[in-house]
């Protein structure tokens, strides 16, 4: 050099343990800010914080407690997918 190949943040589906079901969380929509393969910049995607608009499945019993379910539900393990542009890494020629 020449082609390859490893590695982000996050998504999905799956089990666990929890939180709501007296409606938080999640999910859209404005702003504002971070972090995001091994180094830079950088969209997208991701996050947080303000604001708004929407939205929803409870039953039972041995009853102040459990237990089944339900949530455009949170966390962790697993198993798939997995960044753009140079630059570096791994081998091979």
């Nucleotide at each position: 050099a020449a082609a390859a190949g490893a590695g982000u943040a996050a998504a999905g589906c799956u089990c666990a343990u929890g939180c709501g079901u007296u409606a938080a969380g999640u999910g859209c929509u404005u702003g504002u800010a971070g972090a995001u393969g091994g180094g830079a910049u950088g969209u997208u995607g991701c996050u947080a914080c303000a604001a708004g608009a929407c939205g929803a499945a409870a039953u039972a019993a041995u009853c102040u407690u459990u237990a089944u379910g339900c949530g455009a539900u949170a966390u962790g393990g697993g198993c798939u997918u997995g960044c753009a542009u140079c630059c570096g890494c791994u081998a091979u020629u």